[in-house]
Context: one part of a larger RNA
RNA sequence: UCCGGCGAGUUGCUGCUUGAGUGCGAGGCUAAGCCGUUCUGCGGCGGAGCCAUAGCGAAAGCGAGUCCUGUAACGAGGGCGUUAGAGUACUUGGGCGCAGACCCGAAGCCAGGGCGAUCUACCCAUGAGCAGGGUGAAGGUGGGGUAACACCCACUGGAGGCCCGAACCGGUGUGGGUUGAAAACCGCUCGGAUGACUUGUGGGUAGGGGUGAAAGGCCAAUCAAGCCUGGAGAUAGCUGGUUCUCCCCGAAAUCUAUUGAGGUAGAGCCUCGAGGCAUGUCAGCAGGAGGUAGAGCGACUGGAUGGGCGCGGGUGCCGACAAGGCAUACCAACUCCAACCAAACUCCGAAUGCCUGACUGAUGGACCUCGGGAGGCAGUCGUUGAGCGAUAAUGUCCAACGGCGAGAGGGAAAGAACCCAGAGCCACCGCUAAGGCCCCGAAGUGGCCGCUGAGUAUAGCGAAGGAUGUUUAUCUGCUGUGACAACUGGGAGGUUGGCUUAGAAGCAGCCAUUCCUUUAAAGAGUGCGUAAUAGCUCACCAGUCCAGCGGGUAGGCGCCGAGAAUGGUCGGGAUUAAGCGGCCCGCCGAAGCGUGGCCUUGAGACUCAGGUCUCAGGGGUAGGGGAGCGUUCCCCGUGCUGUGAAGCCCCGGUGGAAACCAAGGGGUGGAGCGAGGGGAAGUGAGGAUGCCGGA
Numbered sequence: 001u002c003c004g005g006c007g008a009g010u011u012g013c014u015g016c017u018u019g020a021g022u023g024c025g026a027g028g029c030u031a032a033g034c035c036g037u038u039c040u041g042c043g044g045c046g047g048a049g050c051c052a053u054a055g056c057g058a059a060a061g062c063g064a065g066u067c068c069u070g071u072a073a074c075g076a077g078g079g080c081g082u083u084a085g086a087g088u089a090c091u092u093g094g095g096c097g098c099a100g101a102c103c104c105g106a107a108g109c110c111a112g113g114g115c116g117a118u119c120u121a122c123c124c125a126u127g128a129g130c131a132g133g134g135u136g137a138a139g140g141u142g143g144g145g146u147a148a149c150a151c152c153c154a155c156u157g158g159a160g161g162c163c164c165g166a167a168c169c170g171g172u173g174u175g176g177g178u179u180g181a182a183a184a185c186c187g188c189u190c191g192g193a194u195g196a197c198u199u200g201u202g203g204g205u206a207g208g209g210g211u212g213a214a215a216g217g218c219c220a221a222u223c224a225a226g227c228c229u230g231g232a233g234a235u236a237g238c239u240g241g242u243u244c245u246c247c248c249c250g251a252a253a254u255c256u257a258u259u260g261a262g263g264u265a266g267a268g269c270c271u272c273g274a275g276g277c278a279u280g281u282c283a284g285c286a287g288g289a290g291g292u293a294g295a296g297c298g299a300c301u302g303g304a305u306g307g308g309c310g311c312g313g314g315u316g317c318c319g320a321c322a323a324g325g326c327a328u329a330c331c332a333a334c335u336c337c338a339a340c341c342a343a344a345c346u347c348c349g350a351a352u353g354c355c356u357g358a359c360u361g362a363u364g365g366a367c368c369u370c371g372g373g374a375g376g377c378a379g380u381c382g383u384u385g386a387g388c389g390a391u392a393a394u395g396u397c398c399a400a401c402g403g404c405g406a407g408a409g410g411g412a413a414a415g416a417a418c419c420c421a422g423a424g425c426c427a428c429c430g431c432u433a434a435g436g437c438c439c440c441g442a443a444g445u446g447g448c449c450g451c452u453g454a455g456u457a458u459a460g461c462g463a464a465g466g467a468u469g470u471u472u473a474u475c476u477g478c479u480g481u482g483a484c485a486a487c488u489g490g491g492a493g494g495u496u497g498g499c500u501u502a503g504a505a506g507c508a509g510c511c512a513u514u515c516c517u518u519u520a521a522a523g524a525g526u527g528c529g530u531a532a533u534a535g536c537u538c539a540c541c542a543g544u545c546c547a548g549c550g551g552g553u554a555g556g557c558g559c560c561g562a563g564a565a566u567g568g569u570c571g572g573g574a575u576u577a578a579g580c581g582g583c584c585c586g587c588c589g590a591a592g593c594g595u596g597g598c599c600u601u602g603a604g605a606c607u608c609a610g611g612u613c614u615c616a617g618g619g620g621u622a623g624g625g626g627a628g629c630g631u632u633c634c635c636c637g638u639g640c641u642g643u644g645a646a647g648c649c650c651c652g653g654u655g656g657a658a659a660c661c662a663a664g665g666g667g668u669g670g671a672g673c674g675a676g677g678g679g680a681a682g683u684g685a686g687g688a689u690g691c692c693g694g695a
Stems, first nucleotide, its partner, number of pairs: 001695006011099003015096010027051003033045005055062002065080004102241002105238001109231003113228003121205009130195001132164003135160001139156006168192003173188004207223001209219003244628006254267005269375001270373007280363005285357004294348001295346002301342003305338004312331002314328005379404007387396002409420003424598004429594003435588003438573003444585001446584006455576001465560002469557010486544005492517003497511003523538001527536002599618008629684001631681006639673002647668005652661003
C1' cells in the first nucleotide's frame, strides 16, 4: 500500500418545548398496589396525585381583577391579567436539558490500594584484588662536628590520596557505526592504577518518598515526582473521522456583547409549517431633505508666491552719546495688481444615492406576523470612492457594486476571483456571445484606404531624457532681380587698435556706441595654428550651376535609453502582412438561445378513479424540508426447496436512483429460503497516522 471483517447522534427520565396521529373533552390521565387470566402479555379495580379550568402580589391577602406610585381617603395613571375559555393522556417525529450522550485521541490530577534498590545512588556486615619498574620522607647506625645541642657526610631504612606502567576501574579526542554486529558499540588515542581505589556475597533506605563529592542526577532501556491497578468512558471552546438513493429550496464569513477574539449568545441572512392578505421590489411620474464631486475665496477661517505703495522696525551716515534729519539691492503691517491652496474653509454647488406618494406599468417561492429546525459570526479577488502605507504590496481598514466561496460550459496557451455565459436528461439539428477565421485548430491567405521597416508588433512591462527615422497638418523666412549645397576666386588698407606683457601682431587677458578708408565684399575678427609672427579657415562678396531651400509648432507610427543568474521563445511553427489605425461584408464559435423527445417541481384548469392540458421552474457547499431503496430479527400471511435452499461466478432482463427479477438460463454449492401487509433496530463504510487478520 492493497484485500476481508469490525468501526461513530444511542438509551433512560410521570424532564422541558414544538409538530403529527388517536381517544376523551371543561375536563383529561391514573401511579404504586390489588384481582382475574389463555401469563415477556392482556382485562378489570385503584382518583393518592398531576395538568387544565383565574389572575395579581415578595407575602399576608384580595379576586375579573390585582399590584405599584400617589392621597386624609377616592379617582386619574402605570404593570400583569380578563374581555377573546381548550385542554389532557398515550404513541411517534424535530430540538433542548441531565446523564460518558456521535466516535477515537491527550499531557496530566488523585488514592490511608499495591509492586519494585537482581539496574542504579548511598549506607551496613563479611570476604577478595592491585605484573613490573622508579623515587627514596621520618627514623636508625657509623663517622665528622659542638661546651652541649644544632649541623654535615656515608650507609641503612622504606614513607607517599608520590612517579612510569599491565590486570582492574574509567571514558579525553577522533574515525567508523546511526533501517547499527550493539535501543550507547568498534578501532586508534587518552585518565586513575596503595586509594576519597576496585570488586564478590548478604543486608538496609520507596514515590512528594529515598539516595545524591549536586548533574534535577539515579531509584529495573521509564524520573521536575517510578511502575501497576483504580477514580475513569477524567476533561479536551482543539485536530481527525462520521457509512444507501432521488426530489425542492438554499446561506454566512456582518452588528452587538462576552476573562471575548479560531468559542458562545441575541440580531441580520437560509429552510419548514400556520396565518395575514397586495402590504414588497424595480422603472416612470410628482414632492422632499442634504453640503459630497467640482468650483470659489474682493464671502468667512486659515495657508501661501511675485510685484507696487510703504505704517513700523533694523542698519549706515550727519549730529553731541540727545532731539532731529538723510540714505537704504534689509524685514515688513494696511492697501493695490497678478496668480494660488484647504479632510476638520464655504458666497456657491451637481450627478448618483436616500425619503414620501391614495398614481401608472412591470415583477414575485416578493412582503408582513407567529411558531419548529439550522448553519454562520477565519472570507477572498476585481472595479469605483476614502483612510493608513511610500498617490508600495496577492498590504491593511471601511463603503458601493460584481464574482469566487457554493458555479460547471466557451475565451484569456496553462490560470478560484478577468471577459462571455448560469449546466434537469437525450440529439451525427439550427442561431449567436466573448473571442476568433495562414498551419497546429472550427472559420477569410476577404474587400477598400492609410501607417510602420523597428521582427517594432501579433494578449504583461517601461521613464526622464536624446536624435536631419518617417508621415500628416499648420505658421514663417529666402528664392529665375538665381536661393540652399558644392566648386573657383576674393576675404583688403589705417593697424602689430589701445592697455597689459619678455612677447600679445584679428585669435592668453583687459578696454572701447569695435572707428575710419578702399570696395562687388571683407569682423579692430568664427575656429585651427605660432614663443610671438607666419600659415590654414570662417563670416561677407563675386563667378559657375540650377529649382526649390531653411526655421518653428502640433499629431501618427517607429529608434536609442533597455539589466540576472540551468535552454531560447508572440502558446508554437511558419510567414511578412498573418503587424498597427479606419471602414465594410461573410463565417466559426458555449452546457447561452432555438427546435424535437423525455423526467420532475409548483401553481392553475379539466377529469369517473387512473390521469390530461396550460404556464412558470429544476447549478449548488454549510444547512432546512420531502419521497424512497436495502440489511437483521419479530408478527400476520402465502409460497419455494435433495427433481437441489442460501451463498458465490457468468449470462439475460427491469426500474428515475438506492436497487431488483415470483418473466429467466448455466455453473458451483449442499440445507435451508422467499412474495405481500405491518412492527422493532447493534440498519448501509473508502477514508478516523482507525482496530483485528491476511497478502